C1' cells in the first nucleotide's frame, strides 16, 4: 500500500406569528423540514431504505412530487424564477404532536489477516 474473516461504532429534520372553535402545533392564513448510494453538488432523475400487504422462510407486491430560463465540456443536481410532494395508529382531519421505536435499516466508518 492493501482490506479476507470477524468484531465494534455511528446512522432524520421540521408549524414561529395569527384566525375560527367548547375542543385543532390536525381546519384556515402563514412558517418550517428534506434519510442513504449513483450522477456536475438532487426532497420531486436512477436505485435503495423506511411503511403496508402476502409468505414457513429466502423473498415477492404496492409505495409521493418539476418545470422554465441562465452558466458550463458536462447540471431535471449549480444560479435565478415559479410550482409540487410527504407511511401507519391515535386525536377536531397531522410531512412537523404522541405512539409502535431504548426498535429496525439503506448505508458510512474503525480495528484487522493474506498479498505486494
Nucleotide at each position: 500500500u492493501g482490506g479476507a474473516a470477524a468484531a465494534c461504532u455511528c446512522a432524520g429534520g421540521g408549524c414561529a406569528a395569527g384566525g375560527u372553535g367548547a375542543a385543532a402545533u390536525u381546519c384556515c392564513u402563514g412558517a418550517c423540514c428534506g434519510g442513504c448510494g449513483g450522477u456536475a453538488a438532487a426532497c420531486c432523475c436512477c436505485g435503495c431504505g423506511a411503511g403496508a400487504c402476502c409468505u414457513g422462510a429466502u423473498g415477492g407486491u404496492c409505495u409521493g412530487a418539476a418545470c422554465c430560463g441562465g452558466u458550463g465540456c458536462a447540471a431535471u443536481u449549480c444560479c435565478g424564477g415559479u410550482g409540487g410532494c410527504g407511511a401507519c395508529a391515535g386525536u377536531a382531519c397531522a410531512g412537523u404532536c404522541u405512539g409502535g421505536a431504548u426498535g429496525g435499516a439503506a448505508g458510512a466508518g474503525u480495528u484487522g489477516a493474506a498479498a505486494c
FMN riboswitch aptamer (RFN element), 116 nucleotides, folded computationally. Rfam family: FMN riboswitch aptamer (RFN element). About the family: The RFN element is a highly conserved domain that is found frequently in the 5'-untranslated regions of prokaryotic mRNAs that encode for flavin mononucleotide (FMN) biosynthesis and transport proteins. This element is a metabolite-dependent riboswitch that directly binds FMN in the absence of proteins. Model confidence (mean pLDDT): 86 of 100.